[in-house]
Small-subunit ribosomal RNA from a metagenome, 1487 nucleotides, folded computationally.
């Protein structure tokens, strides 16, 4: 830093996915050690148990054990009392318990974070100064008796002590009232200084050093309050607020303050987002990123918050207090049933959840805290240890040599190759292991170590104990076998599997990474894909229909200020930890940890600078506006009025249709239409002029004439003096349709009615026709409301037009030129653009604002919300689901698009086919078996140029297994190999008397037999393939190479004007040559010449004829045409013309075209069969269908006579003469011939000659059958072909439709040959013979070729696609409802508690001589209020009978809308209407 994925290719948009890093993870497979970290992300879910927050006897009173002193008594054990010692438990008191631990529920807020402020404020302990501690006075707790209760826990009497608690002095300081005076502030001092009056302190203890106690001032931390900025989403939350907002006063509070009450005022917040609502602890920091951002808040730190849920307050310097208290509710536990008890988000542990997360461990040895004068005590903070690859980081599983390249493995074209120096092997090490010894640091001046017999050093053994995993089509590095057969499966995206899969699944092997590897999951990136950095909007997603404007953004020239932006120095501040690796150090390196500098704020603060932007003055005239002379317009409203047409009515004329169509018909009309004239009614639009004119902000105006009234425009430079741009909201106008309400209604015309067409035709088409189109009010606000292009200013090349002003020239006046302004078009330079396009009217340059977009469907939708009578508008989502949906261009195909052009394409002809009967091939059937194959053209007389047996692949039976045939190996075998009689069988086989070989260098070979390898298979698979072939097509085409042009696919060449059969030539031409193909070069047939000439004819030259070499023909000549090119016409000549007739020959490709059964061939299958060998069926079956043909249907015919005239071929297992039999087929015969010699066949038939039929199913036709021959063949039943008699069948020219031919053709006419014994030959193929007709011409069918349009097609119109409908699955709206969750409100109850009253009850300390008081405890009562109860409500969730639409999904149905003029141009608003796509109507758009 990219890369894959829309496509035939392309370029652009756009989305989707990959490689990178991270993580408190998990999950799969694996696992050697060490060191540093880390470690319930879920249920703020519930806890068992044991620990976490004490301590002080130097505050106090009492005090067990135990000692000491001394006294009593004594049974000598001892009891027992006093005094002192100790000091365990408990308790007054004092400090702590408010900190350290823990969790993120809450909390969108002064909570966090920064700067700041406090003239409004606290502060225990510590520090510093200063001043002080004087006299008294009454309790109580332990405790001791009595008592209640099960417990918890109490209660009464009683005795005590204090550094507990009270009272009195005093008072430097404070503190309050008065009063002066003072400095300072932005502002009232609670500030400072002074006077006077008032109030208000204290404790002691002692180991005698000390420790403490009070007031005051300072101080350090520490905290509390107040502000400015900053940091989530929802506008489908837009209006929010009664203590609410402020002011008195007063209460509370450390302190302001509406905190809190009365009361007075109506304020107070908001589109710079109030209120709601949904999320969410905040920061330092952490991942990620070039940054900028973006994501996130574990471990450390700092701040909040919370402590079973909710509520209060008490103590206290500090709480509304995690292991304090009181009340509520919930849960859990005891219980004697009357009560009690408790709150791990502390450390560990335990259930539960959950993909998921450690030990009910040691130690206070370090640090640190709390207590104490200390000693010490206590500390799940903290230090260790354990557990877990979680994560990082480090280290290991050995090193060296070793090629016969060992075995096995796997591949393999069978040589090999690969694993692979890898193993073995031989030598060395010893990190790690084990075993043994030694042993720290961490601890201050001395002792003292949980960790820990740890790290670490030494020595010993032994290669020893230690390798996985994940991927190998392409992004992406890594390739082969087999298995499997759209199956199993596999995938992040594209996508793989449908018999050869580098993609499944296993293996060999390779590539990554390594004590680890993959995989989900989540974030960042990559994505400049939400664009601040840094994107866009004419067709790709995007400019609101237009306007008019408040706010907001922005804003012209000059002065002069002023410093808010800005910039610049200085400070401070931005905690540390972390970055950053810049410098250094410690752990053997890193990780880890130290030390140091540096980074890092939209941050304050102070001083500067003053261009620039912004304030404030002043000022100008270039902007904006005004005025004044002129001017053009369908520019808006409204009153009039005009003529054409149309229809309607009345009337004349007239007759029999008319009308409408693609063609019709419905319709109208003898009751007189249509046409016509004449006159009337009515509405509704305004022909020409008229233009890519003209007005207008758009929608949008179109006879004339008046009023009325908006705007441009040109001149002019006289006034204002920036008075300006743009504009979310907001307001106004706003084409059709539509809707109310009253009017009107000529014509036109959804709906509807009818006629057509049509498989139907809810359409198009035709005949009627209602709303509506008109008008008046109101209302709706949509549209391709388009230029699919916001507005406004500026700059930046021309050219040609047009439309209105103005100047100059010039005219007599006009024209006509210039020049400048505004509109309005084309067309273009530079640029800009993904292309295509735009290009002073920008989509080029820039500035200003304003709209909008962010992948496609779902969705112009649903829900809410606002608007509307209604139709419905406006805002606008998700869930799901696709991997693409686009743009624009290109190159094809195609088009019921266009243009040019060809072909027996058609059309002009001839014969024909489709009907008949038979041959033949095909489907289909039917059969054991009817072998396969060939399937529009291009399969069906095709493979078959020969199926009785054979062939023959089928089918049925019998056989055979190294095989019918080939190769190698190994063993055998001498009367051997091979023949081969009875004999059994359909054969085949089998059997076996007898007969019997070769070659030889003499070994043996060769045969034969066994056994092994293997052989063989027309089994598959033509979609694994060579080759061949067929078809587009004998069509005129396909392409390079260099240049050019395009980003780029490509284009140019190849197009374009001629010509031509021709991409065939000529002009032209960014192309300029070339290459396959066209031609031509071969054959061959027609003329002539030459040479040869046998067995040809004819013989005598020559000539025919055979053969061989040559010549000829080239638009070469001439007329005309042509751009005087290329060529076309015509002409002459000439055997032939203008490629002279045929024949070979077939580009670049298409069609997965045929062929595995011609052959060859991977790969699969088969092996006592799917092979082989026989015999007998079958391939010939037959209700039918089709193809291709033959005969024919007759008189230019048939039939007897008789006669002419070929040419191509073929023959020795052959062709066969002459003669001879036979009516014929054929037999008999044997000459002659390996063939220009003989012979088929002295061949032909049609023909012509002459006779007969006389239109009759016939003297046409000849099927079918019967008989009776004959031939071939081992054999003609199935199933062969000829001949003679004899039988005669259908058929009398053929529907729809269809085939061949353009001349020596077509049609007739016979001959030959090839396969072959024979033939089912009527089929192929090749020969001659007679021998025609037509061709106006390209509209039209088929096929092509070129150019060009179109396009949503590219497996390419046999494409593509659109909706209903009927099945399945998903997710979602609506739903009568059911049912939670959340908030708030209104009344009712109303705990604890604080604060207030109240003073019936009790009451030490102080007044007071008492009475009794002040105060104080209960206790009552209010006010607030947790929470509980009724009640309607918001918001937001599950669920629902049934119902709406969507989205997928395999070939379902029904149509054909839509893409090419898509066959009705096609989209769009809005109406109606219809099974469905759609279909009409009005307007409107070119896409």
């Nucleotide at each position: 830093a990219g890369a894959g994925u829309u496509u035939g290719a392309u370029c652009c948009u756009g989305g989707c996915u990959c490689a990178g890093g991270a993580u408190g993870a998990a999950c799969g497979c694996u696992g050697g050690c060490g060191g540093c970290g880390u470690g319930c992300c879920u249920a703020a879910c519930a806890c068992a148990u044991g620990c976490a927050a004490g301590u002080c006897g130097a505050a106090c009173g009492a005090g067990a054990a135990c000692c000491c002193u001394u006294g009593g008594u004594u049974u000598c054990g001892a009891c027992u009392g006093a005094g002192g010692g100790g000091g365990a438990c408990a308790g007054u008191g004092g400090c702590g318990c408010a900190c350290g631990g823990g969790u993120g529920a809450g909390u969108a807020a002064c909570a966090c974070g920064u700067a700041g402020c406090c003239a409004a404020c606290c502060u225990g302990c510590c520090c510093u100064g200063g001043a002080g501690a004087g006299g008294g006075g009454g309790a109580u707790a332990a405790c001791u008796g009595c008592u209640g209760g099960a417990a918890a826990c109490g209660g009464c009497a009683g005795c005590u002590a204090a550094u507990a608690c009270c009272c009195c002095a005093u008072a430097c300081g404070u503190u309050c009232g008065u009063g002066a005076g003072g400095g300072g502030u932005a502002a009232g001092g609670g500030c400072c200084u002074c006077a006077c009056g008032a109030a208000g302190a204290a404790a002691g203890c002692u180991c005698c050093g000390g420790c403490g106690c009070u007031c005051c001032a300072g101080g350090a931390g520490g905290g509390g309050g107040c502000u400015g900025c900053g940091g989530c989403c929802c506008a489908u939350c837009a209006g929010c607020u009664a203590g609410u907002u402020g002011g008195c006063a007063g209460g509370g509070u450390a302190a302001c303050g509406g905190c809190c009450u009365a009361c007075c005022a109506a304020g107070g917040c908001g589109a710079a987002g109030a209120c709601g609502g949904g999320u969410a602890g905040g920061g330092g920091g952490c991942c990620u990123g070039a940054g900028a951002g973006g994501g996130u808040g574990a471990c450390c730190c700092c701040c909040c918050a919370c402590a079973c849920g909710g509520g209060c307050a008490c103590u206290g310097a500090g709480a509304c207090a995690c292991g304090g208290g009181c009340c509520c509710g919930a849960c859990u536990c005891c219980u004697a049933c009357g009560g009690g008890a408790g709150g791990c988000a502390g450390c560990a542990g335990u259930g539960a959840g959950g993909g998921a997360u450690a030990u009910u461990g040691c130690a206070c040895a370090a640090u640190g805290g709390g207590c104490g004068c200390a000693a010490g005590c206590c500390u799940g903070a903290u230090g260790c240890a354990g557990c877990a690859a979680c994560g990082c980081c480090g280290c290991g599983u050995g090193g060296g040599c070793g090629a016969a390249g060992a075995a096995g493995g796997c591949c393999u074209u069978c040589g090999g190759g690969u694993u692979g120096u890898a193993a073995a092997g031989c030598c060395c090490u010893u990190u790690u292991c084990u075993g043994g010894g030694g042993g720290a640091c961490g601890a201050g001046g001395g002792a003292g170590g949980a960790c820990g017999g740890u790290a670490c050093c030494c020595c010993a053994g032994g290669a020893a104990c230690a390798a996985g995993u994940g991927u190998c089509g392409g992004c992406u590095a890594a390739c082969u076998a087999c298995g499997u057969g759209c199956c199993a499966g596999c995938a992040g995206c594209c996508g793989c599997g449908g018999u050869a899969a580098a993609a499944c699944g296993u293996a060999g092997g390779a590539c990554g990474c390594g004590a680890g590897c993959g995989u989900u999951a989540u974030c960042c990136g990559g994505a400049u894909u939400u664009a601040c950095u840094g994107g866009g909007c004419g067709u790709a997603a995007a400019g609101c229909g237009c306007g008019u404007g408040c706010a907001g953004g922005c804003g012209g020239c000059c002065u002069g200020u002023u410093a808010a932006g800005u910039c610049g120095u200085g400070c401070g501040u931005g905690a540390a930890a972390g970055c950053u690796c810049c410098c250094u150090g410690g752990c053997u390196c890193a990780a880890c940890c130290g030390g140091g500098a540096g980074a890092g704020g939209u941050c304050g603060u102070a001083c500067g600078a003053a261009a620039c932007u912004g304030g404030c003055a002043g000022g100008c005239u270039a902007g904006a506006g005004g005025g004044c002379a002129g001017u053009a317009g369908a520019g808006g409203c409204g009153c009039g009025u005009g003529g054409a047409a149309u229809u309607c009515c009345g009337g004349g004329u007239g007759u029999a249709g008319u009308g409408g169509u693609g063609a019709a018909a419905u319709g109208c009309g003898u009751a007189g239409a249509u046409a016509u004239c004449c006159g009337g009614a009515g509405g509704a639009a305004c022909a020409c002029c008229a233009g890519u004119g003209g007005c207008g902000a758009a929608g949008g105006c179109g006879g004339c004439g008046c009023g009325c009234u908006g705007g441009g425009c040109u001149g002019u430079a006289c006034c204002u003096g920036a008075c300006g741009c743009u504009a979310a909201g907001a307001c106004g106008c706003g084409a059709a349709a539509g809707c109310a309400u009253g009017g009107g209604g000529a014509g036109c015309g959804a709906a509807c009615g009818g006629g057509a067409u049509u498989a139907g035709a809810a359409a198009c088409c035709c005949c009627g026709g209602u709303a509506g189109u008109c008008c008046a009010u109101g209302c709706u606000g949509u549209a391709a409301a388009c230029g699919a292009u916001g507005u406004g200013c500026a700059c930046u090349a021309g050219g040609c037009g047009u439309a209105g002003g103005a100047g100059a020239g010039g005219u007599a006046a006009c024209a006509c030129u210039c020049u400048g302004c505004u509109g309005u078009g084309c067309c273009g330079a530079a640029g800009c653009u993904a292309a295509c396009g735009c290009g002073c009217u920008a989509a080029g340059u820039g500035c200003a604002c304003c709209g909008c977009c962010u992948g496609g469907g779902g969705a112009c939708u649903a829900c809410g919300g606002c608007c509307g009578c209604a139709a419905g508008g406006c805002u606008a989502a998700a869930a799901c689901u696709c991997a693409a949906a686009g743009g624009a261009a290109u190159u094809g195909a195609c088009g019921g698009g266009g243009g040019c052009c060809c072909g027996c394409a058609c059309a002009a002809g001839c014969a024909g086919c489709g009907g008949a009967g038979c041959g033949u091939g095909u489907g289909g059937u039917u059969u054991a078996a009817u072998u396969c194959g060939a399937g529009g053209c291009u399969a069906c007389a095709c493979g078959a140029a020969g199926a009785a047996c054979c062939u023959u692949a089928c089918c049925u039976g019998g056989g055979c297994u190294u095989g019918a045939c080939a190769u190698g190996g190994c063993g055998g075998u001498g009367g051997u190999a091979g023949g081969g009689a009875a004999c059994c069988g359909a054969a085949a086989g089998g059997g076996g008397a007898c007969c019997g070989a070769c070659c030889u260098u003499c070994g043996g070979g060769a045969g034969c037999c066994g056994c092994c390898a293997c052989a063989g298979g027309u089994g598959c698979u033509g979609c694994a393939u060579g080759g061949c072939u067929g078809u587009c097509g004998u069509c005129a085409g396909c392409u390079c190479g260099u240049g050019c042009c395009g980003u780029g696919a490509g284009g140019u060449g190849u197009u374009c004007g001629g010509u031509u059969a021709a991409g065939u030539c000529c002009g032209g031409u960014a192309a300029c040559g070339a290459g396959c193909g066209c031609a031509a070069c071969c054959c061959u047939c027609g003329u002539c010449g030459c040479c040869a000439g046998u067995u040809a004819c004819a013989c005598g030259g020559g000539g025919u004829c055979u053969g061989g070499c040559g010549a000829g023909a080239c638009u070469g000549c001439c007329c005309g045409u042509g751009g005087c090119a290329a060529g076309c016409g015509g002409g002459a000549g000439g055997a032939a013309g203008g490629u002279g007739g045929g024949g070979a020959u077939g580009a670049c490709g298409u069609c997965a075209a045929g062929u595995c059964a011609g052959c060859a061939u991977g790969g699969c299958c088969u092996u006592g069969a799917u092979g082989u060998c026989c015999a007998g069926g079958g391939c010939u079956a037959c209700a039918c269908a089709c193809a291709c043909g033959c005969u024919a249907c007759a008189a230019u015919g048939g039939c007897c006579g008789g006669u002419a005239c070929a040419a191509u071929g073929g023959g020795u297992c052959g062709c066969c003469a002459a003669c001879c039999c036979g009516c014929g087929a054929g037999g008999g015969g044997g000459a002659g011939c390996c063939a220009a010699u003989c012979c088929c066949a002295g061949c032909a038939a049609a023909g012509c000659c002459g006779g007969u039929c006389u239109c009759a199913g016939u003297u046409c036709g000849g099927a079918u059958u019967g008989c009776a021959g004959g031939c071939u063949g081992c054999a003609a039943c199935c199933c062969g072909c000829c001949u003679g008699c004899a039988u005669g069948a259908a058929g009398u020219c053929g529907g729809a439709g269809u085939u061949g031919c353009u001349a020596g053709u077509a049609a007739c006419c016979g001959c030959g040959c090839g396969u072959c014994a024979g033939c089912c030959a009527u089929a192929g193929u090749g020969c001659g013979g007679u021998g025609a007709a037509u061709a106006c011409g390209u509209u039209c069918c088929c096929g092509g070729g070129c150019c060009u349009u179109g396009u949503a097609c590219a497996c390419a119109c046999c494409g593509c696609c659109c909706g209903u409908c009927a099945c399945g699955u998903c997710a979602u709206g609506g739903g009568a409802g059911c049912u939670g969750g959340u908030c708030a409100u209104g009344c009712c109850u109303g705990a604890a508690g604080u604060c207030g009253g109240c003073g019936u009850g009790c009451u030490a300390a102080c007044c007071g001589c008492a009475a009794g008081g002040a105060g104080g405890c209960a206790g009552c009562c209010g006010c607030c209020c947790a929470a509980g109860g009724c009640a309607g409500g918001g918001c937001u969730g599950g669920u629902g009978a049934c119902u709406g639409g969507g989205a997928c999904g395999a070939a379902g149905u029904c149509g054909u809308a839509a893409c090419a003029a898509g066959g009705u141009a096609g989209c769009u608003g809005u109406a109606g209407c219809g099974g469905a796509a759609g279909c009409u109507g009005c307007g409107g758009c070119u896409g």

RNAcentral holds the sequence, with entries from SILVA. Rfam family: Bacterial small subunit ribosomal RNA.